The RNA shown here (small-subunit ribosomal RNA) has 1514 nucleotides and comes from a Planctomycetota bacterium. Lineage of the source: Bacteria > Pseudomonadati > Planctomycetota. The coordinates come from a structure-prediction model, not an experiment, and the mean pLDDT is 84. Its Rfam family is "Bacterial small subunit ribosomal RNA".

[in-house]
RNA sequence: CAAGUGAAGAGUUUGAUCCUGGCUCAGAUUGAACGCUGGCGGCGUAGCUAAAACAUGCAAGUCGCGGGCGAAAGGGGGCAACCCCGAGUAGACCGGCGGACGGGUGAGUAAUGCAUUCCUAACGUACCCCAAGGACAGGGAUAACCCCGGGAAACUGGGGCUAAUACCUGAUAAUCCCGUGGUGUCGCAUGACGCUGCGGGCAAAGCUCCGGCGCCUUGGGAGCGGGGAAUGUCCUAUCAGGUAGUUGGUAGGGUAAUGGCCUACCAAGCCGAAGACGGGUAGCCGGUGUGAGAGCACGGCCGGCCACAUCGGGACUGAGACACUGCCCGGACUCCUACGGGAGGCUGCAGUGACGAAUAUUCCGCAAUGGGCGAAAGCCUGACGGAGUGACGCCGCGUGCGGGAUGAAGCUCUUCGGAGUGUAAACCGCUGUCAGGGGUAAGCAAGGCAGUGAGCUACCCCAGAGGAAGGGGCGACUAACUCUGUGCCAGCAGUCGCGGUAAUACAGAGGCCCCGAGCGUUAAUCGGAGUCACUGGGCUUAAAGGGUGCGUAGGCGGACCUGCAAGUGCCUUGUGAAAUCCCCCGGCUCAACCGGGGAAUGGCUUGGCAUACUGCGGGUCUUGAGGUCGGUAGAGGCCGCUGGAACUGUAGGUGUAGCGGUGAAAUGCGUAGAUAUCUACAGGAACGCCAAAGGCGAAGGCAGGCGGCUGGGCCGAUACUGACGCUGAGGCACGAAAGCGUGGGGAGCGAACGGGAUUAGAUACCCCGGUAGUCCACGCCCUAAACGAUGUGCACUGGGUCCGGGAGGUUCUGACGCCAUCCGGGCCGAAGCGAAAGUGUUAAGUGCACCGCCUGGGGAGUACGGUCGCAAGGCUAAAACUCAAAGGAAUUGACGGGGACUCACACAAGCGGUGGAACAUGUGGCUCAAUUCGAAGCAACGCGAAGAACCUUAUCCAGGGCUUGACAUGCACGGAUUAGUCCGCCGAAAGGCGGAUGACGCUCGCAAGAGUGGAACGUGCACAGGUGCUGCAUGGCUGUCGUCAGCUCGUGCUGUGAAGUGUCGGGUUAAGUCCCUUAACGAGCGAAACCCCUGCCGCUAGUUGCUAAGGCCGAUAAGGUACAGGACUCUAGCGGGACUGCCGGUGUCAAACCGGAGGAAGGUGGGGACGACGUCAAGUCCUCAUGGCCUUGAUGCCCUGGGCUGCACACGUGUUACAAUGGCGGCUACAAAGCGAAGCGAUGCCGCAAGGCGGAGCAAAUCGCAAAAAAGCCGCCCCAGUUCAGAUUGGGGUCUGCAACCCGACCCCAUGAAGCCGGAAUCGCUAGUAAUCGCGCAUCAGCACCGGCGCGGUGAAUGUGUUCCUGAGUCUUGUACACACCGCCCGUCAAGCCAUGGGAGCCGGGAACGCCCGAAGUCGUCCCGUUACAGGGAUGCCCACGGCGGGCUCGGUGACUGGGGCUAAGUCGUAACAAGGUAGCCGUAGGGGAACCUGCGGCUGGAUCACCUCCUUU
Repeated sequence: CAAGUGAAGAGUUUGAUCCUGGCUCAGAUUGAACGCUGGCGGCGUAGCUAAAACAUGCAAGUCGCGGGCGAAAGGGGGCAACCCCGAGUAGACCGGCGGACGGGUGAGUAAUGCAUUCCUAACGUACCCCAAGGACAGGGAUAACCCCGGGAAACUGGGGCUAAUACCUGAUAAUCCCGUGGUGUCGCAUGACGCUGCGGGCAAAGCUCCGGCGCCUUGGGAGCGGGGAAUGUCCUAUCAGGUAGUUGGUAGGGUAAUGGCCUACCAAGCCGAAGACGGGUAGCCGGUGUGAGAGCACGGCCGGCCACAUCGGGACUGAGACACUGCCCGGACUCCUACGGGAGGCUGCAGUGACGAAUAUUCCGCAAUGGGCGAAAGCCUGACGGAGUGACGCCGCGUGCGGGAUGAAGCUCUUCGGAGUGUAAACCGCUGUCAGGGGUAAGCAAGGCAGUGAGCUACCCCAGAGGAAGGGGCGACUAACUCUGUGCCAGCAGUCGCGGUAAUACAGAGGCCCCGAGCGUUAAUCGGAGUCACUGGGCUUAAAGGGUGCGUAGGCGGACCUGCAAGUGCCUUGUGAAAUCCCCCGGCUCAACCGGGGAAUGGCUUGGCAUACUGCGGGUCUUGAGGUCGGUAGAGGCCGCUGGAACUGUAGGUGUAGCGGUGAAAUGCGUAGAUAUCUACAGGAACGCCAAAGGCGAAGGCAGGCGGCUGGGCCGAUACUGACGCUGAGGCACGAAAGCGUGGGGAGCGAACGGGAUUAGAUACCCCGGUAGUCCACGCCCUAAACGAUGUGCACUGGGUCCGGGAGGUUCUGACGCCAUCCGGGCCGAAGCGAAAGUGUUAAGUGCACCGCCUGGGGAGUACGGUCGCAAGGCUAAAACUCAAAGGAAUUGACGGGGACUCACACAAGCGGUGGAACAUGUGGCUCAAUUCGAAGCAACGCGAAGAACCUUAUCCAGGGCUUGACAUGCACGGAUUAGUCCGCCGAAAGGCGGAUGACGCUCGCAAGAGUGGAACGUGCACAGGUGCUGCAUGGCUGUCGUCAGCUCGUGCUGUGAAGUGUCGGGUUAAGUCCCUUAACGAGCGAAACCCCUGCCGCUAGUUGCUAAGGCCGAUAAGGUACAGGACUCUAGCGGGACUGCCGGUGUCAAACCGGAGGAAGGUGGGGACGACGUCAAGUCCUCAUGGCCUUGAUGCCCUGGGCUGCACACGUGUUACAAUGGCGGCUACAAAGCGAAGCGAUGCCGCAAGGCGGAGCAAAUCGCAAAAAAGCCGCCCCAGUUCAGAUUGGGGUCUGCAACCCGACCCCAUGAAGCCGGAAUCGCUAGUAAUCGCGCAUCAGCACCGGCGCGGUGAAUGUGUUCCUGAGUCUUGUACACACCGCCCGUCAAGCCAUGGGAGCCGGGAACGCCCGAAGUCGUCCCGUUACAGGGAUGCCCACGGCGGGCUCGGUGACUGGGGCUAAGUCGUAACAAGGUAGCCGUAGGGGAACCUGCGGCUGGAUCACCUCCUUU
């Protein structure tokens, strides 16, 4: 110098958002344990469980300078007895001091403890220090020892001898003790300390090496203790009352000492919501961990205190103990025993087994530090110093360093190019820590000198990269990604969650990330968590305001003056031990660790000062509060009297067949006269209008009128009191409805109940009845959505408006109005607040005071306990277990048996159909060897299929065959064999076998031929192939909502945000079309337009089309025309035309609409193509493409035959009909669009016909298909299963084709079925449409085609309209839905698992109580005994253990029983969420398989419509 330096969040509720809220994670830490791994060292640390049990050794002795005894081995001498040395040694004994320290542990203990600060005038203290004084004279014993006994042993009895610093007596003695006077000082006090008298009492020990060490008395000191006080010290009130030595007093006992500590007596106290008493848990502190702190958790190691020593009791000795390794007794346990009796206590150090997830050596040494004894040497010391074991922790070091690319190999991935591992390795050079080997020396050693080291370490040298790396993780949180395997399996997981064939989440691998001799996991604490909130939270709707008031304790409290100084502030005194933490310095090479000094130690304490505030005492005041007087409004309460309307009943009259009731009915009532109506009477309950957003009350609640009694409020005035106030735990009172008790009453209504309906059922909703009850009196109950879901009081903080009560001002008294004011009731709103909704002087704003309450959801407002109640039940109120949420508000959607507006052939109006028949066709089903596959509500079903006899075709079935393959590419080899053509054999064919013939390019060569090459072929290898699987891995394409009018974006603005605005509103449109308004302004994808066809006109063009006039032929006609014409039609190209442009009206001066003119066409003219963001995991792997998987002598390929056509049925889509608007026959008109060469095929001929023969013409405005049909005209039929209808069947044919059996179409003759207009239901269509008529085309050999796609001909009806059905759009509303109503979701029952309550009981623990017994022992009494101290015996009180008894309390278990929780796909229903289809919910009561239903009262946290009122804006 310094010691003050510090605070992060994330995941998970939702489709998304904000909030609330819990769960979870990242951090630090540990006496740890477990898994994998493990080189070295230092410093620490290590039985947390069984305070359960312990073998063995050691852990407390020492003193010969207190005393008396007193060996032996061995040595020496001697013949020997014996002697000397050993040696007065060892040893035991008497005696002294120490064994009360040191060491261990944490059982007990919630206060006899601990911590802090004090007190002791109420005390003690051996050893040590200081001071004063003293130590005289005597005495008798006893152990050892010897002798004799008892006993297995432990041990012990008797006799005898002896010493002392052992014991005793006497003396002396004080300022020592006791008693009793006088006196001084001091203290808060009991009293203390002095001075001075008198009386009584009490001491001593010697030893010696002569240095000294001891002994006695007294005073003082140091250190150490005893006792006391205050404050602090965990959970539980589901422990609320406790207490008999209890509380106090007097006297005594006891102690070092106070005290009820103990005893006797007296009094009746004492403690307690500031929590007594009881229960549970726990040693306390310094400190430790964490934390920014405040806190929270902990109290292992180290230090202080306490407690304990096998369990319980007890005293003895002693300065000190009720004594860890002393004594006695009792219990349990263990051991010994000769069965008589004894011994023992590791919670000392090691160690053992046991327990447990788990915790070390039966080590070395007293060298150091410390302790005991001793004068000392010294002895003892498991205290201690060291070493050992364990990565248990902290700290340090190492496992090498530098170079080294073609970026080796291997492995992994790959888009096959490459990339990664990776300078990493190899390889080259170098170094030498640690470990290893060898050597030298110092330190721990301080003493006055010497001696002394268990153990540890420093330094030097040597060799050589050698001996030394792992663990976890890689979906997000959280740092780190790929491949393969697996296929809701195996598994992972801290939370969310991964895994059902392409998994960065499992497992393996490669790579990567983190840490590193460690790394992870588990457990635990703090943190994050502001998630118990003191710092620092909340309660309208998220959990949370008590139902309301009065009021006790308590908390808090107006103005001024004054005193005190308790709180408070400042200064100060002492304390707050050391260690720890922090700072500085220093020592081990650093660090950990250690040393020195400092800082800090929130606290308590001493003295002083201050007096603003709080407090306390005193005084004063009036503004808080109260009072007085005068007014005033009111459904405030209680009691009594009384009234009318209605209703029901009774009686009577009139009157007749119905009434009543409902969605519709029925039960019910009625000819014995109902309902209806009139009159009279009776009865009970409730009070219409006034009436309201109104008034009153503390709340519940209160309503006809009158009277009586009574509470409170408000206003105005005021000369009174003088803070008397606010709140309010407990407490007390009130407290809707239902319910209970007793007695009344009972009209209407009406749980239960009966009946009728409804329904699948209907224990309901609806209907007919109806008992409790509803009413009264008295007494209980005490709960509600008892709500403003908002505690009470006071103060402050912009306004507007309406209403109720009062009293003023203004005005001439007034009314109305206006202005200001007090109290109350509403609405709208500034600021603020709020998660938002909202609230906003009636706060949910800003503050103060006090109370109540909350702390995730479920379990559960339940169980147990307590308490109240007649009961029902109320109040108080958990836990196990379980979940990762449960919630609030708001947002966007979706949905509603919610609303508003609008649209659509959606309905209605209308026309024609389907559903009935037959047939065709598709599908389901059935069948089959196979009936291949797909499509599945709309949006599958005449769909894929615009052509299934073989083929097609799909191994769908049966059978026969092929294997590099029917097809592609590459490589290798072969080689002229081949390809092709022809022939033979087997065969159903495919195929197999065999034979014959038999190419090409290039080079060389005359040629023969040789070589070579590609294709082909063969063999082999890669591979091909797959209509095999996955449309839920995909692309592409398509369907659908829907030609609906929507879907979005940029910027801005609003909102914390999701999001909104724009896009809403008004008007308009087919349209988000356009206009207006407008915090929006613009824009995009859609709509529209652009494109095609069609409708009118023009221009251009004029063959194959056209033909008016003309020419020609013909007959002058019809007709023709290689003449002519371009006028017309037409063809097909280009233009024009239509734009609400014009007029009138309506409308906002708009958009637009209505009407009109003109026009071929009029308000998008008609039609088509065109389909927004998206939805349906919609469809398609069988068009095609394609990932993955599967298959490879087959799931590939070829072939024969069959099947896809099967038929008791069912459905869809069609065709033809059922007839006269028809059928049949005859005659006779008018289209468009197409198609034609392996084709269309004319005229002609044949056949009844299908068709055949034949072949002109035509690659087409030329020729052909080709006739159009309906229509029109004439005739027949005459209502009939027919001259309708044509199925079916028989026969005969035609055509295509290799082939018509299964299984083609057509023709002719014959046959002639069902069917006479179609149940419930259902489809299409708004104009050139429906209906009806025919024509063409694609596919195709032919055909199933009655289908599909086109074409034209004829050609309607209806639309009042939007109530309803369906769908859609916009706005709005509710929502518990969001895979979005095909949603969500409730309860019983059944099954499995789990925890738990009750339970006849059974078992165990704990603490008391009463009684009995009563060991050891203290104390007391008596006796014996002694010179004395002792000692002995008996006995009394107390009392451990034990026994008996009744209760209390905690736990375990228990047949059975109650509910609860959890568990992919069980049963029954449908309660709730949308008006959830009977609005829901709360309380209560009854009922019911169940959710629930019903009654009564309450709430809105109910949708919708209408009305009233008010508010906002204009």